A computed fold for a 1501-nucleotide RNA from a metagenome, annotated as small-subunit ribosomal RNA.
[in-house]
RNA sequence: AGAGUUUGAUCCUGGCUCAGAACAAACGCUGGCGGCGUGUCUUAAGCAUGCAAGUCGAACGAAGAACCUGGGGCUUGCUUCAGGGGAUUAGUGGCGAACGGGUGAGUAACACGUGGAUAACCUGCCUCAAAGACUGGGAUAGCUCUGCGAAAGCAGGAUUAAUACCGGAUAAGGUCUUAACAUCAUAAGGUGUUAAGAUUAAAGGAAGGCAACAACCGCUUUGAGAUGGGUCCGCGCUCUAUUAGCUUGUUGGUAAGGUAACGGCUUACCAAGGCGACGAUAGAUAGUCGGCCUGAGAGGGUGGACGGCCACAUUGGGACUGAGAUACGGCCCAGACUCCUACGGGAGGCAGCAGCUAAGAAUCUUCCGCAAUGGGCGCAAGCCUGACGGAGCGACGCCGCGUGAUCGAUGAAGGCUUUCGAGUUGUAAAGAUCUUUUCUUAGGGAAGAAGGCUAGUUUACUAGUUACCAUUGACUGUACCUAAGGAAUAAGCCCCGGCUAAUUACGUGCCAGCAGCCGCGGUAAUACGUAAGGGGCGAGCGUUGUUCGGAAUCACUGGGCGUAAAGGGUACGUAGGCGGAGUGACAAGUUGGAUGUGAAAUCUUUAAGCUCAACUUAAAAACUGCGUCCAAAACUGUCAUUCUGGAGUUUGGGAUAGGAAAACGGAAUUCCUGGUGUAGGAGUGAAAUCUAUAGAUAUCAGGAAGAACACCGAUGGCGAAGGCAGUUUUCUGGCCUAAAACUGACGCUGAUGUACGAAAGCUAGGGGAGCGAACGGGAUUAGAUACCCCGGUAGUCCUAGCCGUAAACGUUGUAUACUAGGUGUAUGAGGUAUCGAUCCCUCAUGUGCCGGAGCUAACGCAUUAAGUAUACCGCCUGGGGAGUAUGCUCGCAAGAGUGAAACUCAAAGGAAUUGACGGGGGCCCGCACAAGCGGUGGAGCAUGUGGUUUAAUUCGAUGAUACGCGAAAAACCUUACCUGGGUUUGACAUAUACCAGGAUUAUGUAGAAAUAUAUAAGCCUUUCGGGGCUGGUAUACAGGUGCUGCAUGGCUGUCGUCAGCUCGUGUCGUGAGAUGUUGGGUUAAGUCCCGCAACGAGCGCAACCCUUAUCCCUUGUUGCUAACGGGUGAUGCCGAGAACUCUAGGGAGACUGCCGGUGACAAGCCGGAGGAAGGUGGGGAUGACGUCAAGUCCUCAUGGCCUUUAUACCCAGGGCCACACACGUGCUACAAUGGACAGUACAGAGAGUCGCGAGACGGUGACGUUUAGCUAAUCUCAAAAAGCUGUUCUCAGUUCGGAUUGAAGUCUGAAACUCGACUUCAUGAAGUUGGAAUCGCUAGUAAUCGCAGAUCAGCGCGCUGCGGUGAAUACGUUCCCGGGCCUUGUACACACCGCCCGUCACACCACCCGAGUUGAAUUUACCCGAAGUCGCAGAUUCAACUUUUUAAGAGAUAUGUGCCGAAGGUAGAUUCGUCGAGGGGGGUGAAGUCGUAACAAGGUA
Repeated sequence: AGAGUUUGAUCCUGGCUCAGAACAAACGCUGGCGGCGUGUCUUAAGCAUGCAAGUCGAACGAAGAACCUGGGGCUUGCUUCAGGGGAUUAGUGGCGAACGGGUGAGUAACACGUGGAUAACCUGCCUCAAAGACUGGGAUAGCUCUGCGAAAGCAGGAUUAAUACCGGAUAAGGUCUUAACAUCAUAAGGUGUUAAGAUUAAAGGAAGGCAACAACCGCUUUGAGAUGGGUCCGCGCUCUAUUAGCUUGUUGGUAAGGUAACGGCUUACCAAGGCGACGAUAGAUAGUCGGCCUGAGAGGGUGGACGGCCACAUUGGGACUGAGAUACGGCCCAGACUCCUACGGGAGGCAGCAGCUAAGAAUCUUCCGCAAUGGGCGCAAGCCUGACGGAGCGACGCCGCGUGAUCGAUGAAGGCUUUCGAGUUGUAAAGAUCUUUUCUUAGGGAAGAAGGCUAGUUUACUAGUUACCAUUGACUGUACCUAAGGAAUAAGCCCCGGCUAAUUACGUGCCAGCAGCCGCGGUAAUACGUAAGGGGCGAGCGUUGUUCGGAAUCACUGGGCGUAAAGGGUACGUAGGCGGAGUGACAAGUUGGAUGUGAAAUCUUUAAGCUCAACUUAAAAACUGCGUCCAAAACUGUCAUUCUGGAGUUUGGGAUAGGAAAACGGAAUUCCUGGUGUAGGAGUGAAAUCUAUAGAUAUCAGGAAGAACACCGAUGGCGAAGGCAGUUUUCUGGCCUAAAACUGACGCUGAUGUACGAAAGCUAGGGGAGCGAACGGGAUUAGAUACCCCGGUAGUCCUAGCCGUAAACGUUGUAUACUAGGUGUAUGAGGUAUCGAUCCCUCAUGUGCCGGAGCUAACGCAUUAAGUAUACCGCCUGGGGAGUAUGCUCGCAAGAGUGAAACUCAAAGGAAUUGACGGGGGCCCGCACAAGCGGUGGAGCAUGUGGUUUAAUUCGAUGAUACGCGAAAAACCUUACCUGGGUUUGACAUAUACCAGGAUUAUGUAGAAAUAUAUAAGCCUUUCGGGGCUGGUAUACAGGUGCUGCAUGGCUGUCGUCAGCUCGUGUCGUGAGAUGUUGGGUUAAGUCCCGCAACGAGCGCAACCCUUAUCCCUUGUUGCUAACGGGUGAUGCCGAGAACUCUAGGGAGACUGCCGGUGACAAGCCGGAGGAAGGUGGGGAUGACGUCAAGUCCUCAUGGCCUUUAUACCCAGGGCCACACACGUGCUACAAUGGACAGUACAGAGAGUCGCGAGACGGUGACGUUUAGCUAAUCUCAAAAAGCUGUUCUCAGUUCGGAUUGAAGUCUGAAACUCGACUUCAUGAAGUUGGAAUCGCUAGUAAUCGCAGAUCAGCGCGCUGCGGUGAAUACGUUCCCGGGCCUUGUACACACCGCCCGUCACACCACCCGAGUUGAAUUUACCCGAAGUCGCAGAUUCAACUUUUUAAGAGAUAUGUGCCGAAGGUAGAUUCGUCGAGGGGGGUGAAGUCGUAACAAGGUA
């Protein structure tokens, strides 16, 4: 410090996720030791048991043990009495119990923090100072007696003491009243001094000393201090406005009461105030701070341990005592709960330390000790102390240590992998040497301890110090040290697809599973599980949860708003914020200095102590804050004064659909009346509804009505926006310009507010021509609740009101300043020239276009900014849910404003790029259409496919690009399928070992055959070891047309013989990419030319190759035959020839070369000449980058998987040939351009010895018999057919057509039943030119005619090739299909066979409404009213004081009562929940249903 994830790729926006650190944690696996910390975060739920606050006998009475002294009794060591003694102790009394310890429920508050105030206060114990302590009195607990009660406990009688209580005296001082003075002060006022008057205290104890006495501890009053507290104030202190108004003791005053103290703190009266947008009130949540975690910081989160403060103590209320409490281990009352009970009553409060129960993912011992530190009491010794010091449990955290070290290569064995060579685990182990932290045993053994009593010394007092005496450790025989022993006692967890360090094998097969995000898994998974290896950390490691970080993703530091989320519809304007220039003053902000505070701990730095570290200690720094004082005066502010530049006022001139009202106008439309006139009109893609003989449409004349204002008219004008258009008049707003004068900052922005605000809509009343939601009808359509047509109501118009929203858009808030230009346009002004019209120049205001810097993600903006800055306002923070729900406000309603959450996804989005696509555009091509010719689709048959059937009908190919395809030949074989019979190292290959030999041939038996078995005959070679060959046994292995063409190679189809596909360098762009390859021409062509930030190059095109068309040369048999000769019935038949045809080698020829025109002086195109051929002459071979996971594992090859007495191999028979049906491809036809018969003519290219087979003979024929020739330019197949000539048929289901069937045959072949071809005779089906639709073909082509070949024993209507005869048409590119280039749009990229919307159906999830139901909290009114303070009364009763004493008074008290008052009750209200039949939309789900709304002009933008 960043990374992953939206896309085919890119840049941006933007969310989600990860890597880091931390934790009072929990869970999983694992676990050796020590130190230091830490440990109920959940129910402030309930608690058994023990302990957690006592102490003082030197305050008091009483009781009184041990022990001592004396006396008595006597059993002489026991008892009793008296005195002393005083351990111990219930009670009275004093002090403490208000500290210490726990918890965080409540509390949004002066609770807390910080800084102040108290002139408005209190303060026990402690310290200092001053002054005192005189004299009296009556009670009461205890004890004892009586009574009641189960108990807790209570009542009464008698008696007693005090440092308990009370009276009197004294009063330095205090307090109060009055008066005077001084001083301080911000006001009330404070402080001090003086004088007079009134009033106000006390307690003793006591070691010692012979005694007097008396240190010391206490007591009273006063002042001061210290400490601790009370109260008040400034500032800081969570969220919600879907909480906007709150408040009646409320705000203030007067008086009184009350308090330690101010105060509505309380009461009475008076006034009507007080708080609030700078957020009152209400609701939710929460103890707060120092700090802690994180972070570079600013911040964000948090408040467990430690420390400060606050609050609370079962819930609520209340006071008492006291210096202090409204009191955790006190009291009273009420409620809930628990326990005891004799049922009458009682007792209790762990949020103290341990511990228990329940809850929960989860949190410890019913331990030791007061030795240390601290606290209470005491003169002290001392006692008490679950504070505290320690130990125990828990890897809960942090820190440290260890589990050994050094050598050790046959690189052991084993494991894993393997290309079978090896690699790896791995110096790792074993083995050798060494060490002993730890461990075990034994021994030694701390520090923590200082004190204390008494006496001195010292000091302001403590502290300190000296002497003497006797001692104190829970932890603990612990830390630590020494010795001996022995590698001995000690390693796991997570991960290995990317992020992110680290990979292989096997298993699994969208299963099981993983996953933080992206995503893995559907038979070769580095992602699942296991193993091996590797990586990381290590007594831990992972997971989960939470916080901060990364996140500049709430942006103060430090973001944005044209299109990504985001500018309010517009203006005016309140509060607020901000504000021109000069001078002077002040000092609030600001800056500097000083000072107080900012507790300690923590953090940081430097040191020190535990062996180190964690931890602890010391010092420094820091604590960024607040207060006080001093200083400065630039800036902001305030005050005063001045200025004119901002702003405004006055005057002249100007333009204008700016607004409101009234009046007027013409054209058009519709309607009405009348005339003329006759059959249609209207409407559409085409129609129909509609209208018209009752006279329409058309046309003429007249009349009526309402609405809107052609031309001018314009990216022209005006207005804040919405918006504004015939003409005229009236009223009225703003703007611009020119030059002067005046005011003197009067300004900008603007939350709340107010006004305006298109269309539609609403209310009331008018109006209503045209248009026209809804609605009706007609069409279209699968449907058509639409688009189109005919009608048509609201509405549109006017008046008065409401609504308050729009893509209210420049998707761009307002204002001001600055920053290159060019060119239009509107209005005005100025200058120059001119007689002038006019033109030129300049300025201002508005409105457009282009463009530079700059900005921007890009597109783009660019003086009218989206540039550079300032001021103020509004708004945004992932997509969906949702502008929804709910609440509130507004509205007559419609609805508007404000405006969530649960849940769900990992994206949603912007701009640009390359493709693809479009029922987008432009250009161009192709038998693509058109123009033609002939077919298919109908029939019969053949053949292939689907389907069905079957034991099997083997398998593959399936739009174009499968279907006479693989198959250029299924009767057996082929053959892969089925049934049955057999074989198992195998039908076939290689190798080794052993054994036996024979290989091979013939014959027989069984059998369907394979095979089995029997008999007979019978080897080669040799260096004699053996080898070849055969059989058998055994082991490696063979075999597989078994699977996967989606693991592959190779080959092939298709786009397409279409003209395209790319690269290097350069340049442009942030980038994907672009450029080149686009443009202007041209071509069959990215063919060529020109231009150009491109210049070149490659694969394709073309050419080179073959064939064909012409000529020449060479060659001359088997081919040829012109001339010469011979010969025949005839024929190159023969001699001969080398001319011709031909054969097959080599050349020539065609290149837009020539001419003319055109074109840009180009490329080229058009025409012409010549030529056998003319513009690639015709045909073939040749197939760029790539696409379709196209086809093929059954040609072949091949990875992996599967099989191995079977999925291999052999054999026989069957099947691949089935047959209701559907499709493709063909053949033959339907006839007269024909059929039949007879005659007759002309090819090319091929094939042939297991062959072609002449001729002759036989047969109606298929064919048979026989054999001449030919290994082929020689012989044979071989007859070419259509054609031509002649005869016949005469339009019929025929002399067309030939299927089907019967009979008889021929040929091939072991074998024609399933299942061959052919022949003859007989039979003679459908079919009379074929619906929708669809195919081929542009010239030697289509059409038509036959011939040959491959395969092959035989078999084709198929296929491949060959020649014969031989057309028609093409105006042209609008349309269909396909393709190329450019451009445009896109929400597509698996790329339109794309994407995608909504209803419905089903499942699940969360939510809203809901008759109601049931809780909680808060609150109003009223009722009842405990305890208790306060007030009033006070029978009765009463020790202290007084008096005139049987008693009365003063005073006190039980008790009663009044106000207030908790809980409770009644009736409501508000808020938040629980449950809820049913209803509603939303989200998510597998491949459901219906349509096709959007994206292309998305087919109606």

Rfam family: Bacterial small subunit ribosomal RNA. The prediction has a mean pLDDT of 83.